RNA sequence: GAGUCGGCCAGGCAAUCGCUCCGGCACGGUUUCGUACCGGGUCGGGGAGGAAAGUCCGGGCUCCGCAGGGCAGGGUGCCAGGUAACGCCUGGGGGGCGCGAGCCUACGGAAAGUGCAACAGAAAGCAAACCGCCCGGCCGCGAGGCCGGGUAAGGGUGAAAAGGUGCGGUAAGAGCGCACCGCGCGGGUGGUAACACGCCGCGGCUAGGUAAACCCCACCCGGAGCAAGACCAAAUAGGAGAGCAAUGCCGUGGCCCGCGGUGCUCUCGGGUAGGUCGCACGAGGCCGCCGGUGACGGCGGUCCCAGAUGAAUGGUUGCCACAGACUCCGGUCUGGACAGAACCCGGCUUAUCGGCCGACUC
RNA sequence: GCCGACGUAGCUCAACGGUAGAGCGUCUGAUUUGUAAUCAGAUGGUUGGAGGUUCAAUUCCUCUCGUCGGCUCCA
Numbered sequence: 001g002a003g004u005c006g007g008c009c010a011g012g013c014a015a016u017c018g019c020u021c022c023g024g025c026a027c028g029g030u031u032u033c034g035u036a037c038c039g040g041g042u043c044g045g046g047g048a049g050g051a052a053a054g055u056c057c058g059g060g061c062u063c064c065g066c067a068g069g070g071c072a073g074g075g076u077g078c079c080a081g082g083u084a085a086c087g088c089c090u091g092g093g094g095g096g097c098g099c100g101a102g103c104c105u106a107c108g109g110a111a112a113g114u115g116c117a118a119c120a121g122a123a124a125g126c127a128a129a130c131c132g133c134c135c136g137g138c139c140g141c142g143a144g145g146c147c148g149g150g151u152a153a154g155g156g157u158g159a160a161a162a163g164g165u166g167c168g169g170u171a172a173g174a175g176c177g178c179a180c181c182g183c184g185c186g187g188g189u190g191g192u193a194a195c196a197c198g199c200c201g202c203g204g205c206u207a208g209g210u211a212a213a214c215c216c217c218a219c220c221c222g223g224a225g226c227a228a229g230a231c232c233a234a235a236u237a238g239g240a241g242a243g244c245a246a247u248g249c250c251g252u253g254g255c256c257c258g259c260g261g262u263g264c265u266c267u268c269g270g271g272u273a274g275g276u277c278g279c280a281c282g283a284g285g286c287c288g289c290c291g292g293u294g295a296c297g298g299c300g301g302u303c304c305c306a307g308a309u310g311a312a313u314g315g316u317u318g319c320c321a322c323a324g325a326c327u328c329c330g331g332u333c334u335g336g337a338c339a340g341a342a343c344c345c346g347g348c349u350u351a352u353c354g355g356c357c358g359a360c361u362c
Numbered sequence: 363g364c365c366g367a368c369g370u371a372g373c374u375c376a377a378c379g380g381u382a383g384a385g386c387g388u389c390u391g392a393u394u395u396g397u398a399a400u401c402a403g404a405u406g407g408u409u410g411g412a413g414g415u416u417c418a419a420u421u422c423c424u425c426u427c428g429u430c431g432g433c434u435c436c437a
Base pairs, nucleotide, nucleotide: 001362002361003360004359005358006357007356008355009354011320012319013318014317015316016315017314019047020046021045022044023043024042025041027039028038029037030036049338053349054348056347057346058345059344060343061225062224063223064222068257069256070255071254073221074220075219076218077217078092079091080090081089082088093107094105095104096103097102108216109215113214114213115210116209130155131154132151133150134149135148136147137146138145139144163181164180165179166178167177168176182205183203184202185201186200187199188197189196190195229277230276231275232274239268240267241266242265243264244263248262249261250260251259270436271435273434284303285302286301287300288299289298290297291296322335323334324333325332326331363433364432365431366430367429368428369427372386373385374384375383380417387405388404389403390402391401392400410426411425412424413423414422
């Protein structure tokens, strides 16, 4: 100098004016006399993110009586482990890329079956012969032509043409034979396994691609979602139409069985646009020790850290830091990404101005 | 907030994985005194975008952008 991997920050301080939630204090009002409810005041404390995003996976929680059986459907897909669980993570194996540190990888099965492969090409799947090469016959003075047969080495087509190189062999050729490499099957050794082997034997090779085509195999999945759901209050017309009427209908699941309920369902019409809970202590954060290569787990200590609902988390000023431009070197001006909680977690993916730290490679 | 559907020519829509078409429109010509209608011809695609699977993608898979629709409570 060029690069690889991992982790972290997301400007700082002060003043002032606000917003929201929680707790304390003293008031005012209502009063069923319970410091219960309402209201503003004052003091103290908390107040967006690494992705709060996309809603792509997985769970908690809640309801559907239980979440039961079968089919259908969906998902995952090398091996082992981690985890509440996962399509995530860690470690390992195979393959590919890079000099390297490292990176990428939907990576089960195509000798169970079915399907597909346009155009080109002779031939596209238990293959075929256009040019060529070779043999024989016929014609021709000859160059060569025609017919019959052999061949798959060479040319040509295509994304793809049924092992590769060499020697032998042959009329010319060909796993036709042999050596090495490759492939497949069986065994052995190592490894928990995936798999590996510069171990042994067998097979001349039979068995091309596609499963993000149907499918097969293994494993997993009941459905819905906080507008879930529970409670209080207020108001209206228990009105009209349609369907089925107990082998029917409904109970949110696509179907069947099972289970439960039974005048029920749907549509139109009507009313209310209020409050409380769910809802902030959690697979929680930080520190230390121990086990493990690691993901992670165990133990101990310590902390409490957003809860809105027309929806808070902000505005202004000053100083400093960072970046850029100008400069009379005193300063002056400009800029600050992506984006913003809404039941909560674990992941993935996508967006992102700048900057810091550590390890490593050439 | 949650759930679902869809992006193809200027507009409305098609298309078993094999060179993306139809109708309306636009333009030119014919017909007419002129216009409309009619007839003939032409015009027009990043199949929303980026990757991947495959010989080959509008179609299959993943990510992303955009548009549209539905979902409160009571009786």